[in-house]
Context: one part of a larger RNA
Molecule: small-subunit ribosomal RNA, central domain
Organism: Candidatus Moraniibacteriota bacterium
């Protein structure tokens, strides 16, 4: 191992590609190890159920039936379902045209701001706080102009916007490049859905080599609060934050919602496209794909809710889940340089 489940109560793998497997569109044939009916055998005895019978009843016995998951052999049936030949095009790709985007990667440029320098002006405070202090400052700061230097984020546009598979992505310009919508016909003819193992991406921290370092800033010192403050605020500030390469491999990685398909009232916005109608044209109007958002009917929910972007109504297919705590621990494996990670308990005890 049934059987109920997975939005919030346990419970959707962080995602994606993809192998076995699992499931699979229309239609004609032909077959027949699933599938179905038939016959035969075989399924011990007893028990069990039944119907009768015997011991004064009854347990108890005795006799007939029935039952005996099935399994072998053999006949058939052919709608599903397998196979095997065709045939289609509605599912799936391709090919032509057009399009919108912060999708990746590489390279090269700008501008604002901070800080720093150094130079001029300039004199006594600046900073900072609830209120101070510790810093900084006559070796001249803070302030203000003007030069340069360096490393980081990219105001405004900016949006319920857009684009990624997820994690994420945002000045700009130039290469290279992945996917996406729509629209015509054409052409390929089920090439397809899911996916245990694998494999490949995977914030931020953290790590390793080797660079950078402006701001911020764990750790650290101080200064303050307090009874005490290893805190919360304040003045320094190191590793980190940034770049190259190779690790790691987890988050509240969330829509706390696997992914694929079909259906099942609408209403209103947005972003991309195509057609109609109008118009000099462009908007406005109707109308359809395709995303992304609100409200809402039927239905579903425990309630909240959610409601063609489903949690509805149905089907494939994977994952996960079984009272709290011991414990996402411990052995034991794997994997890691290391921090650890991933798999995954038990005895007690409530």
């Nucleotide at each position: 191992u049934u059987g109920g489940g997975c939005g919030u109560a346990a419970a959707g793998c962080g995602u994606g590609u993809g192998u076995a497997g699992g499931c699979g569109g229309a239609u004609u044939a032909a077959u027949u190890a699933g599938u179905c009916a038939g016959a035969u055998g075989u399924u011990a005895a007893a028990u069990c159920u039944c119907g009768g019978g015997g011991c004064u009843c009854a347990a108890c016995c005795c006799c007939g039936a029935a039952c005996u998951c099935g399994c072998a052999u053999u006949u058939g049936a052919a709608a599903c379902g397998g196979u095997u030949a065709g045939u289609c095009u509605a599912g799936a790709g391709u090919a032509u045209g057009u399009g919108a985007g912060a999708g990746a990667u590489c390279a090269g440029u700008g501008g604002a701001a901070u800080u720093u320098a150094u130079g001029g002006u300039g004199u006594a405070g600046u900073a900072g706080u609830g209120a101070a202090a510790u810093g900084c400052g006559u070796u001249g700061a803070u302030a203000u102009c003007a030069u340069a230097a360096g490393g980081a984020a990219c105001a405004c546009c900016c949006a319920a916007g857009g684009c990624g598979a997820a994690g994420g992505c945002a000045a700009c310009u130039g290469a290279u490049u992945g996917g996406c919508a729509c629209a015509u016909u054409a052409c390929u003819g089920a090439c397809g859905c899911u996916g245990a193992g694998a494999c490949a991406c995977g914030a931020a921290a953290g790590c390793g080599u080797g660079g950078g370092g402006a701001g911020c800033g764990a750790a650290u010192a101080g200064g303050a609060u307090u009874a005490g403050a290893u805190a919360c605020c304040c003045u320094a500030g190191u590793a980190g934050u940034c770049c190259a390469c190779g690790c790691c491999g987890u988050a509240a990685a969330c829509g706390a919602u696997g992914c694929a398909u079909a259906c099942u009232a609408g209403g209103u916005g947005c972003u991309g496209g195509g057609a109609g109608a109008a118009u000099c044209g462009a908007c406005c109007c109707u109308u359809u794909c395709a995303g992304u958002g609100c409200c809402g009917c039927a239905g579903c929910u425990a309630a909240c809710g959610c409601g063609u972007u489903a949690a509805g109504u149905a089907u494939g297919c994977c994952g996960c889940c079984u009272g709290g705590g011991a414990a996402g621990u411990a052995c034991g494996a794997g994997c890691g340089c290391a921090a650890g990670c991933u798999u995954a308990a038990a005895a007690c005890u409530c």